[in-house]
Molecule: Bacterial RNase P class A
Organism: Gemmatimonadaceae bacterium
Formats: sequence, structure tokens, C1' cells
RNA sequence: UCCCUCGGCCGGACGGUCGCGACGCAGUGGAUCGAUUUCUGCUUCGAGGAAAGUCCGGGCUCCAUGGACACGCUGCCAGGUAACGCCUGGGCACCGGUAACACGGCGACGGACAGUGCCACAGAAAACAAACCGCCCUCGCGAAAGCGUGGGUAAGGGUGAAAAGGUGGGGUAAGAGCCCACCGCGUUCGUGGUGACACGGACGGCACGGUAAACCCCAGCUGGAGCAAGGCCGAAUAGGCGGCGAGAAGCAGUCCUCUUCGACAGAGACGCCGCGGGUAGGCCGCUAGAGAAUGCGGGCGACCGUAUUCCGAGAGAAAUGACCGUCCGAAGUUCACACUUCGACAAAACCCGGCUUAUAGGCCGAGGGAGUCC
Repeated sequence: UCCCUCGGCCGGACGGUCGCGACGCAGUGGAUCGAUUUCUGCUUCGAGGAAAGUCCGGGCUCCAUGGACACGCUGCCAGGUAACGCCUGGGCACCGGUAACACGGCGACGGACAGUGCCACAGAAAACAAACCGCCCUCGCGAAAGCGUGGGUAAGGGUGAAAAGGUGGGGUAAGAGCCCACCGCGUUCGUGGUGACACGGACGGCACGGUAAACCCCAGCUGGAGCAAGGCCGAAUAGGCGGCGAGAAGCAGUCCUCUUCGACAGAGACGCCGCGGGUAGGCCGCUAGAGAAUGCGGGCGACCGUAUUCCGAGAGAAAUGACCGUCCGAAGUUCACACUUCGACAAAACCCGGCUUAUAGGCCGAGGGAGUCC
């Protein structure tokens, strides 16, 4: 200097004009009053690292709340955290790498003697093992080659994802943990470690195939709904309740009366006043918080503590856009100067912590490799 891998950070810069939305201030319209609102001017602000998917975990709010089971989720160990299915460190398994280490990647990583189920195809046999080929012994036939009978054998061949410990030696008719050494496995003891686990000793001749992202068992967690949560204010019109007035005509009742006429006190309707519920609408919730940056301290680390400084979208079906200039970057054309086009992915809606997914280009760091120079 270049390449690869991993991790972190940025994700066009500056200035101007117009437009859009919001707080505040001033004015103004809606005849009057008017929460809210119309318009104008001024000032100040106005998307992200993922705002996304809505997959986990919480805050907050309301409702419910005797206990257990079930459903669901999680599952090596230790730690971090408000919590988590997240993160950090470690263990173990697997993959890459190394002569061997180192190093890197990756992981639904509790239990397969609690029980049940399943193990396709191929293969003789797939779990109370198994004799297809082969090997060995015996007997029979045969001149021999060989064929057949009975038996032994899991060492060899073949099938398969998997064939009932592996390698070597002894042993045997041939074989076989039948015996021995080492490795593996199991039981047990010791040592180290907080622990997962590691190392070592003794014993056991090998029993216990795989599968739990099959049912299941064990352990832990789990009440429900979600800001359209929820709280407050609340018109106009219509309807409800109460009071007062009015009680003309009609209606039903009582009295007088044979009846009508008449009298009395009512209901409804009408007018006024008051009360309460709901609707439209408005306000709060609502953005300063498990907050960010920097320094110092603790820790391998996730992270924690502390000091200082900083923070200025917050709505309503919803604004955040366009252009110009200078620069930056990319693509295309060109010998070149230069010119043209473009600026990744994508965009808030109660708020946080994660995960996942998308992302042009650039910067920094660590590890590994190659080359050059001293």
C1' cells in the first nucleotide's frame, strides 16, 4: 500500500426564494355572545437509523381479581437489564482452519430406563436383532469340479441416514470382548471451577440405536383489553322530568238535572322557567425521558456509578415539498477541459427497550493474508 472478515459511526454540506403544517404575539372575519374557528402579518420550530414489519418485552390507563388445572411461551451455565424469546462472558457440540495449538463461524443446547408412537426406500435383517453372498465343521452323492443335508460364525462383502462399540494383537475348525492393550462408553471416587463442565484414579467386558421444531415428562413465566386506553367540559335541535301560568273549543270525570244548558276540579296541548342524560364538538392524556453527548471512576464485557452540558414535530385521515447558487458524490458522453442526468432505503402518530427486514456511498477500528522499502 492492497485484499478478506468482523465491529462501530455517518448517511449529502452551506446559503437563499417560494409553498405547506404547528406554538406564541398582534390584528381581523363569522350581525350580537362564542370553547373552537376564518384570514393576514411577524418570530421560532417542523422525520429516521431504520420512523418499516407489528414479532417479543415493558411503562401508562381502565376493567377484573378465591385457588388450581388447561391453553400458550421459554429451556447449557453465570451475569446485565425495569423486563425480555434481547445483550455480554463462559461451557459443550458441529463446521472451517492449524503439524498440533491458536483463531474464526455457527447452535430451539432440559429429559430417549416415566410411558406411547415412528424409523420411508433399499436391504436377509431396523430393536426381545438378523444368515443374502461369503467363511468353517459334519454327513450324503459324485472320478473330479461341484451339488445337497444338518450345524457353527456378525471377521469380510453388499444395502442403508443408521447394522448392536473401534483399532491392533492373541485365540479358534472358522469366528466372536472369547482374552489382552489403547481409545470410546457406563458406574463410582477425588481434584479444580460460583456453575455449565474439565482433568485424573479405580471398577465394569459393553449393557443403554435414532427421533421430543412426534405426543409426552420436568422446571420456570403468564388475568384481560388497549391512547379508538382513559378523564373532564359540553351546545343547537328533538325527546325526558319538575315548577308556574293558562285553562277558549274539543275530550273523559264529578255535581245539579229526565236530558240539554250550567258549575267544579283535571289530563293532554300551549307559554315561560329550571333540572338531568345523550349527540356534534372541544380540552387533557401528549411527549423531559428506564433520555442524549462528553469527561472521570468500576467491570474482560454487556453494563453500572458520578459530574457537567444539552434537548424546542407532536397533530385532525394526517404538514415536512419545489426551485436557485456554490461544493461533495454517482452514472453517462468525451482524448481532455467540460456537459447532462441523478442523490440509497424509506418517511412520525401514546412512549420506551430489543429483534427482524430494506439500505447507494463514505469514514474509523480490530484480526488475518499478500507485496514493497528500511